The part of an RNA shown here (large-subunit ribosomal RNA, domain IV) has 343 nucleotides and comes from a Pseudomonadota bacterium. Its Rfam family is "Bacterial large subunit ribosomal RNA". Its family is annotated with ribosome and structural constituent of ribosome in the Gene Ontology.

Context: one part of a larger RNA
C1' cells in the first nucleotide's frame, strides 16, 4: 500500500452525475392512524408506549378435556407486588419513513453471458375475414392442424384495466360494391394475301395457274383487370396562407382575399414532444440550467401509431423533506488476510 471488517470528537449530504455505499429501522403486544379511493384499499400509513426475572390468589377472564353437575388437569391471558443491569425482540433472524410529478392499470414476461424497463404480455375494446370439405396455416401430394370445434366459434390486424371521450377530410392509396360505356388476351370464325405446281399459253426468256399442302391474316365474337360510377377512417393516411379592423396602447369577437379533399374539434401543452431557452410569472432554497403550479409565442401536441384523467401496484424514472450516518470537512485507531523483508 491492497482486500474484508470494527470504532470514532464536533458537524451531518457540505460528498457525488445521483445519499452510490454505509448507517439507521426491525420481532411480538397495546394505543393510534391523513389525503385520496374503483369502498376492496391506502395501512405495518404516520406517530407513540410496553417487552427480563421472581412472587401472589379456590389465579382475572376465555378456551380445551371431563361430568348429571363439578373437581382436577392443560393452554392462552388480564391484574397486583418485588428484583437486577447502562441496556430485557440484551445474541441471531428481523420494514427506514413522508410529500409530489412522469410512464406503464395490475400479478406476470424478456435480451442464458453488459439492458428487467416506460419494452412484451395481459383481461378488455374495435375492425376485417370465415356457413364448414370454413377462412387461415404446413405439405409437390396424400394428408394434417384449425376441431372431433361451428359465428357467444375460429383466423388476421390495431388499441390495451377502469372512467370521460374518440372531431373534420373518401382528393390520393387500399378495400368493398356496381356494371351502361371506353380499353382489352387466348380461343372461335374467317374476307383477303404469299409459297409450292398438275395443267395451260409462249420459238424462247418467261407468264397464268385448279386441287392439296403450307405461311399469313382484316372485320366479327370475347372474361377479368384498368378507366369509369358509388361506398368505406378503431383502412394506409391528411387535417392552410395573406391583409385589414374596437374612442390611450395592445389585442382582434368582426371583415376581405387566395388555395384545399378537408383545413386540428374536445382535451393537453417549454411536455420522455419547445429549436430560440436557464422562455415568463409563482412555489420550494441563503443561493435551484433540475423539480412543482401556471401562462400559450405548440421550431415540430392531439384523439384506438388512441386523447385526457385515474385508486392500487413498480428492484421503473425525476424533485423535495424527516430520521440516519466516515459519503464528506479530514482523517485517525484497531482486527483478519495479502503485499513487502528475512528464512
Nucleotide at each position: 500500500c491492497c482486500u474484508c471488517c470494527g470504532u470514532u470528537a464536533a458537524g451531518g449530504a457540505a460528498c457525488u452525475a445521483g445519499g452510490c455505499a454505509a448507517a439507521a429501522u426491525a420481532g411480538c403486544c397495546c394505543c393510534g392512524u391523513a389525503a385520496c379511493u374503483u369502498c376492496g384499499g391506502g395501512a405495518g400509513a404516520a406517530g407513540g408506549g410496553g417487552u427480563g426475572c421472581c412472587c401472589c390468589a379456590c389465579a382475572u377472564c376465555g378456551g380445551g378435556u371431563g361430568u348429571u353437575a363439578a373437581a382436577g388437569c392443560c393452554c392462552g391471558u388480564a391484574g397486583g407486588g418485588g428484583u437486577c443491569g447502562c441496556a430485557g425482540u440484551g445474541a441471531a433472524u428481523u420494514g427506514g419513513g413522508u410529500c409530489u410529478g412522469c410512464c406503464g392499470a395490475c400479478u406476470g414476461u424478456u435480451u442464458a453471458c453488459u439492458a428487467a424497463a416506460a419494452a412484451c404480455a395481459c383481461a378488455g375494446g374495435u375492425c376485417u375475414g370465415u356457413g364448414c370439405a370454413a377462412a387461415g396455416u404446413c405439405g409437390u401430394a396424400a394428408g394434417a392442424c384449425g376441431a372431433c370445434g361451428u359465428a357467444u366459434a375460429c383466423a388476421g390486424a390495431c388499441c390495451g384495466a377502469c372512467g370521460c371521450u374518440u372531431g373534420c377530410c373518401c382528393a390520393c392509396u387500399g378495400c368493398c360494391g356496381g356494371a351502361a360505356g371506353g380499353u382489352c388476351a387466348a380461343c372461335g370464325u374467317a374476307a383477303g394475301g404469299g409459297g409450292u405446281u398438275a395443267g395451260c399459253c409462249g420459238c424462247a426468256a418467261g407468264g397464268c395457274g385448279a386441287a392439296g399442302c403450307u405461311c399469313u391474316g382484316a372485320a366479327c365474337c370475347c372474361a377479368a383487370g384498368c378507366c369509369c360510377c358509388g361506398g368505406u377512417g378503431a383502412a394506409g393516411g391528411g387535417c392552410g396562407g395573406c391583409c385589414g379592423u374596437a374612442a390611450c396602447u395592445a389585442u382582434a369577437a368582426c371583415g376581405g382575399u387566395c388555395c384545399u379533399a378537408a383545413g386540428g374539434u374536445a382535451g393537453c401543452g417549454a411536455a420522455g414532444u419547445u429549436c430560440c431557452u436557464u422562455g415568463u410569472c409563482g412555489g420550494g432554497u441563503a443561493a435551484g440550467u433540475u423539480c412543482c403550479g401556471a401562462c400559450c409565442u405548440g421550431c415540430a401536441u392531439g384523439a384506438a401509431u388512441a386523447g385526457c384523467g385515474u385508486a392500487a401496484c413498480g428492484a421503473g424514472u425525476g424533485g423535495a423533506c424527516c430520521g440516519c450516518u466516515g459519503u464528506c470537512u479530514c482523517a485517525a485507531c484497531g482486527g483478519a488476510g495479502g503485499g513487502c523483508u528475512c528464512g